[in-house]
RNA sequence: GAGUUUGAUCAUGGCUCAGGAUGAACGCUAGCGAGAGGCUUAAUACAUGCAAGUCGAACGGUAAGGCCCCUUCGGGGGUACACGAGUGGCGAAUGGGUGAGUAACGCGUACGCGACCUGCCUUUAACUGGAGGAUAGCCCUGGGAAACUGGGAUUAAACCUCCAUGUGGUUAUACAUGUAAGUGUGUAUAAUUAAAAGACAAUGAUCUGGUUAGAGAUGGGCGUGCGUUCUAUUAGCUAGUUGGUAGGGUAAGGGCCUACCAAGGCGAUGAUAGAUAGGGGGUGUGAGAGCAUGAUCCCCCACACGGGUACUGAGACACGGACCCGACUCCUACGGGAGGCAGCAGUAAGGAAUAUUGGACAAUGGAAGGAAUUCUGAUCCAGCCACCUCGCGUGCAGGAAGACAGCCCUCUGGGUUGUAAACUGCUUUUAUAAGGGAAGAAUAGUACGGAUUAAUCUGUAUAUGACGGUACCUUAUGAAUAAGCACCGGCUAACUCCGUGCCAGCAGCCGCGGUAAUACGGAGGGUGCGAGCGUUAUCCGGAAUUACUGGGUUUAAAGGGUGCGUAGGUGGUAAUUUAUGUCAGGCGUGAAAUACUUUUGCUUAACGAAGGGAUUGCGUUUGAAACUGGAUUACUUGAAUUAGGAUGAGGAUAGCAGAAUGUGACAUGUAGCGGUGAAAUGCAUAGAUAUGUCAUGGAAUACCAAUUGCGAAGGCAGCUAUCUGGCCCUAUAUUGACACUGAGGGCAAGAAAGCGUGGGGAUCAAACAGGAUUAAAUACCCUGGUAAUCCCCCCUGUAAACGAUGCUAACUCCACAUAACGGCUUUAAUGUUGUGUGUCCAAGCGAAAGCGAUAAGUUAGCCACCUGGGGAGUACGUUGGCAACGAUGAAACUCAAAGGAAUUGACGGGGGUCCGCACAAGCGGUGGAGCAUGUGGUUUAAUUCGAUGAUACGCGAGGAACCUUACCUAGGCUCGAACGCUACAGGACGCUUGCUGAAAGGCGAGAUCCCUUCGGGGCCUGUAGUGAGGUGCUGCAUGGCUGUCGUCAGCUCGUGCCGUGAGGUGUUGGGUUAAGUCCCGCAACGAGCGCAACCCCUAUGUUUAGUUGCCAGUUCAGAUUUAAUCUGGAGGGACUCUAAACAGACUGCCUGCGCAAGCAGAGAGGAAGGCGGGGACGACGUCAAGUCAUCAUGGCCUUUAUGCCUAGGGCGACACACGUGCUACAAUGGUAGAUACAGAGGGCUGCGAAGUAGUGAUACGGAGCGAAUCUCAGAAAGUCUAUCCCAGUUCGGAUUGGAGUCUGGAACUCGACUCCAUGAAGGUGGAAUCGCUAGUAAUCGCGCAUCAGCCACGGCGCGGUGAAUACGUUCCCGGACCUUGUACACACCGCCCGUCAAGCCAUGGAAGUUGGGAGUACCUGAAGUCGGUGACUUUAUGGGGAGCUGCCUAGGGUAAAACCAAUGACUGGGGCUAAGUCGUAACAAGGUAAC
Repeated sequence: GAGUUUGAUCAUGGCUCAGGAUGAACGCUAGCGAGAGGCUUAAUACAUGCAAGUCGAACGGUAAGGCCCCUUCGGGGGUACACGAGUGGCGAAUGGGUGAGUAACGCGUACGCGACCUGCCUUUAACUGGAGGAUAGCCCUGGGAAACUGGGAUUAAACCUCCAUGUGGUUAUACAUGUAAGUGUGUAUAAUUAAAAGACAAUGAUCUGGUUAGAGAUGGGCGUGCGUUCUAUUAGCUAGUUGGUAGGGUAAGGGCCUACCAAGGCGAUGAUAGAUAGGGGGUGUGAGAGCAUGAUCCCCCACACGGGUACUGAGACACGGACCCGACUCCUACGGGAGGCAGCAGUAAGGAAUAUUGGACAAUGGAAGGAAUUCUGAUCCAGCCACCUCGCGUGCAGGAAGACAGCCCUCUGGGUUGUAAACUGCUUUUAUAAGGGAAGAAUAGUACGGAUUAAUCUGUAUAUGACGGUACCUUAUGAAUAAGCACCGGCUAACUCCGUGCCAGCAGCCGCGGUAAUACGGAGGGUGCGAGCGUUAUCCGGAAUUACUGGGUUUAAAGGGUGCGUAGGUGGUAAUUUAUGUCAGGCGUGAAAUACUUUUGCUUAACGAAGGGAUUGCGUUUGAAACUGGAUUACUUGAAUUAGGAUGAGGAUAGCAGAAUGUGACAUGUAGCGGUGAAAUGCAUAGAUAUGUCAUGGAAUACCAAUUGCGAAGGCAGCUAUCUGGCCCUAUAUUGACACUGAGGGCAAGAAAGCGUGGGGAUCAAACAGGAUUAAAUACCCUGGUAAUCCCCCCUGUAAACGAUGCUAACUCCACAUAACGGCUUUAAUGUUGUGUGUCCAAGCGAAAGCGAUAAGUUAGCCACCUGGGGAGUACGUUGGCAACGAUGAAACUCAAAGGAAUUGACGGGGGUCCGCACAAGCGGUGGAGCAUGUGGUUUAAUUCGAUGAUACGCGAGGAACCUUACCUAGGCUCGAACGCUACAGGACGCUUGCUGAAAGGCGAGAUCCCUUCGGGGCCUGUAGUGAGGUGCUGCAUGGCUGUCGUCAGCUCGUGCCGUGAGGUGUUGGGUUAAGUCCCGCAACGAGCGCAACCCCUAUGUUUAGUUGCCAGUUCAGAUUUAAUCUGGAGGGACUCUAAACAGACUGCCUGCGCAAGCAGAGAGGAAGGCGGGGACGACGUCAAGUCAUCAUGGCCUUUAUGCCUAGGGCGACACACGUGCUACAAUGGUAGAUACAGAGGGCUGCGAAGUAGUGAUACGGAGCGAAUCUCAGAAAGUCUAUCCCAGUUCGGAUUGGAGUCUGGAACUCGACUCCAUGAAGGUGGAAUCGCUAGUAAUCGCGCAUCAGCCACGGCGCGGUGAAUACGUUCCCGGACCUUGUACACACCGCCCGUCAAGCCAUGGAAGUUGGGAGUACCUGAAGUCGGUGACUUUAUGGGGAGCUGCCUAGGGUAAAACCAAUGACUGGGGCUAAGUCGUAACAAGGUAAC
């Protein structure tokens, strides 16, 4: 820096990623070289070999070898060239390994030792005389399996003892000097104290030793300051403990040890205990500060099978020494012995995991030696391993037909792989082969020289290389010998196809996968790195996520519930002094390596070398004196005291008061009271409730009363008295920093509830009982009711103990209120100044909300607390408490969030405003009956499919007998039922006809075209080929269309402004409207889609026009007896009508109200009045709404079938349930007769008149009409007359029987209609529910589409008759706007809690059981030191030793308790787990506000 909490936002906060690193491991892969590294685990066990020897110039000697001599050929002698074994010396305490232990003066750093040692080395001084003794070896002889060992005799030394000498040393004394402190220095006296020799051709001024001292160097020992992990759920520890005196011990100080004396010592600045751990230089990371780490290299420490002990020695309590105990392994003749790889290799085991039983002493270094030399698994080299770092290579240039194949796509083709390949030219690092070929080598020795020479130095010659015939160089051949790994959803560079289908799988986090996966698997392509690449593990970083640098605490985690006050921290003004901190300079140290830097060596680099700086630290010293600290002196402003005045529900104690509730008594009085949403339990005729009087008891104090007051907080309220704390104001004086804060430590007070003892007990009221409510109701409501509520004493010690805001001090804009709290001032209003309590705001702060002199602003001091959510304020431990419980306070495990503020929505059994046939007011229905129709269900071979709350159900379907038809059964076809193209063949197509068949189909027979430029073409059929076809799937891949919210009034944008931002404003507000309609106001100003209008029909009029429409008036003719009337013609435009244009309505006018918009008026006028009535018209969007079966379409599936043809069946089934309708149940009616008035449509495969026949459906008939002309066509309700008389009827018409008509190829399944007969249910319909506000409901008929016919009672239209009601918006439903709450955002059909049941996981308790480490007490006690003794032994001693013995002690045993770990029947809670059970606690007033 990024990802991840949200619909989005800001902030908080965790988780995760990108970087670097590694002694690594694992997977895939692998050409070379250089440098470096390589058991992190079992300090487990080890076979085998090697890792420490050397010296003959210390000694006695001679086992082997060399040389010489002799020989009986067996051997013998000599030599000292050499040397086994032995004595002796030096070394073995270094080097090398490991990190178990150790929290310590162990390590680091700086000092100290006046308290010490130091072999070999250097240097100085002085010596090195004499005497004696033993013992290995050798020889003899024993024991034993072995290891080993006994006895005897004899022998040497640089082995041991004694004497001498004493330069010196040591001790004592004396004197002098000097120090802070005498173990310093010097002088004198006394006592005491040493030795070893060897070599030489050279005999020496030789070399190597030995002794005594001094000094140095080196190495060590000891002490001290400072630094050095975690736990307080370890708070007290300590008897040699702390100190002293004396002694012992040591190289040396010291309780190091012993005796005695005293009672100390350590600890909150963390003792003691427990856990973990070698420390440092350094290493990794980081900007740094830090954090983590301690492999390789260097320094220190510790250890050497576990434990103990000493010996030797200059040095050890000793890795390759000794003794003892223990465990383990091996040998054994069973008697007894041997051993210690944490040296180098190697083995086994463990483990994810770590190498060769290699070469050489050539170099460097070490031991011994005079040296040669020997030894050296130190070391130098090589081998194995991509473990790491660095370097090199796998070729370079040209080459487009942009080749083939692959992959992808929109598929005549294009893109990509890709200049990549092929092909041409060039180069040869590397590999291979051949040839040459190092540096590392210098010394020593020997020989010959030189420096005076022999020591020493030096010159020349000669000898010496494990690595290694290696590095390096030259030549030859030839692109020849050499590329992989991971990734490609975002973070994060890199995309497509196929397969799979919540499967298989992926995943670091978020998350992918349920049929179109850039996320799984494969492929093509791409990206990154490259002899490596990924994964895993661990560390740092990012993480300012422990914050010193550099964080926070109102609400996100976090202020202690409150005060007083101890330690501690911090601290006013001035002066003098000091020098702790501080600052400056010098000196010492801060090892080397590492890191940085400059040069430099390997061809470069890694790597190495030289130099420099750095090493921020510590010590010491000199100086400075501002600040801090210390000391002293002074001051008054902080603080306190004093005087006067005020204030309040501050506290404690006592007394008093009235109202109310309850109870008791009496009285009046009668039937109920009480309670609730409604009731009941309860009380009451034994007299309640109510009313009155009196009495009694307890608790609380109405009004005043407030946004008030007081108190540290908790808290405090009637009145009076006494005692008492605080605070405030004014003013003088006093003290002189006396102050602030305040811990895990101390003290005090601390609501309510609770506990204990004793009182008291009116009200109220947990528990409890009863009544209700309810599905239940262990609740809410009601009736009762105990503890408690009150008092005294004691305990508890917690609260959302809140301002969720610690205390103190200083500073910072304006305005207002308040406390009869004060002061000053003013005649007064007032003004001003303090102390409290509040409101609003500036700057500033804050994530925002907000805070804002009462800070959450700017600063200072001190304290407390926080570090993701859950587990959990839980467990264990400790502690307080009588108990309840409090305080302190984890982990395993689990999640990727949890949480804050604000935003937009949605929602609320929140609020406000408003609308709608939403309710109400009405009218008529549905739900009951029969039938029709659709659906579910069931059935079936099939009952094709779709639609399913509103928004499916007389819906798709505006018409299923066949067809339709998609379904079932059966029979058939396979370029296929249709269409196009190509090629070939045939000919018209087709028609007639035979057989078979249910048909389709199959097998046959017969005759037969058109045009022509004669090539052929048109048309049709067949064959072959090619595009088929699919009502198969996915409406959750889609287009289009549609439903619904909703004809609801909303939905947005540009610019500006506000806000960190999501977003807001505009669009809110005040009015108004049917309307986001309009007006006013306004940080908004405008605009768009919607609303309205523009369009159509309708209501009025005018004009124009007049056939098929009309006929008032005029006229003619005819009919009937006149009249009157009718019919027809002429004619007419008047009227109706038809159909075109125009007019008309706009709150325009008037009155009232109003700023306006607008509203009101039985207003005027008008056919119509406030949108006149209807229609078309449906914003942004919602429902993954509906439709792949209208159509279109991606993908998938199917191809002798899921396609196509045909016949029959089915879609019409029927215990049942639902929706929508029709007809009724009758008298506002039925029946019969007579009679009146529409509109809108249809009609040539048609409508079909008159007339005739039939009871009728209909038939015959055929005029007229492609229609303002003809026709369907009779409208019906209505009106008039008659009848029926309330009944299952003269209501109702189902069902059934019979006879028919029509359509059609065909009415069985399965048509409609007619006639006759039959005459079911049904007497107005439960809960519930639907429609409708005017030409509407209701009621009446008519027409049309589809259609051969029709299951139409449906749908769409048309007209006739023609109501009732609306007080109103409380309620139900739906909607709009504003506001409010929210834990919802898939948005309340939301979210979410707890028990129970199931699986898994970790964990607490538990009778106990097992193990571990450390300690205590007692018993025992090896080796060994020290002490005692020492009759035996010895060289006879002032000595030593064996033996015996005492103290201590490793170890072992016994006992009791504590701690830690594991395990344990059973048991407790916790966590996790798509769809289990019961309820619904929380989120809205969450339905009883929550806590």
RNAcentral holds the sequence, with entries from Greengenes. Predicted 3D model of a 1491-nucleotide RNA (small-subunit ribosomal RNA) from an uncultured bacterium. Its mean pLDDT, the model's own confidence on a scale to 100, is 83. Its Rfam family is "Bacterial small subunit ribosomal RNA". Rfam links the family to the GO terms ribosome and structural constituent of ribosome.